Large-subunit ribosomal RNA, domain VI from Elusimicrobia bacterium HGW-Elusimicrobia-1, 254 nucleotides, folded computationally.
It matches the Rfam family "Bacterial large subunit ribosomal RNA".
The coordinates come from a structure-prediction model, not an experiment, and the mean pLDDT is 89.
Context: one part of a larger RNA
RNA sequence: CGUAGGAAAUUUGAGAGGAGUCGUCCCUAGUACGAGAGGACCGGGAUGAACGCACCUCUGGUGUUCCGGCUGUCGCGCCAGCGGCAUUAGUCGGGUAGCCAUGUGCGGAUGAGAUAAUCGCUGAAAGCAUCUAAGCGAGAAACUCGCCUCGAGAUAAGAUUUCCCUGAAGGACCCCGGAAUACUACCGGGUUGAUAGGCGGGAGGUGUAAGGCCGGUAACGGUCGCAGCUAACCCGUACUAAUAGUCCGUUCGA
Repeated sequence: CGUAGGAAAUUUGAGAGGAGUCGUCCCUAGUACGAGAGGACCGGGAUGAACGCACCUCUGGUGUUCCGGCUGUCGCGCCAGCGGCAUUAGUCGGGUAGCCAUGUGCGGAUGAGAUAAUCGCUGAAAGCAUCUAAGCGAGAAACUCGCCUCGAGAUAAGAUUUCCCUGAAGGACCCCGGAAUACUACCGGGUUGAUAGGCGGGAGGUGUAAGGCCGGUAACGGUCGCAGCUAACCCGUACUAAUAGUCCGUUCGA
């Protein structure tokens, strides 16, 4: 831009893609078979491997500054307490969200159709025989459907439901944002507002702050005190910012 007005929602499915794997053990059964040794088909059950998809409750990783420890040095006048630098985390111990796998869940199926090789029924040509010539069956991880995903630009542009109507309906610009994202797009929100930030509370993390007091010559310990601090998470709350506005779109849809 198109799909001859606009919006929202639900769909049909032309077509396209994905998946399709294998092992071991148990029962049937120490049965059939076999002199024995050995040892099944068919059918049923259990449990795995690799692979795939999704997810983060658990286990674990990361988590560039969330918390704590530590050394050297410089600074804040000094002590105490902090900060800078030592890798654009100095180093060490942990770690929320997110993202992950080594973690968790699930999947391959069951089934239907038509067949391949093959096995058959009936059966002539050819008084017999013959699965084939007419006719009718059985039969594979392959094929078609079925399962999962996309899908009406399928220009043959489909269908259904509801709503709206003329400076309209509606859309966009702009702004606040996002488990969405290269740009764009997509999704949420824009005061008739919880969209982001802030703030309050909570979860989770770290591990008991500073300061005072007590004990000890001191290093240090104890106590107030599972404290103090705290990112992305959860709930709430208009304090801040989404203000104000502009443009496109027409004549009820040939």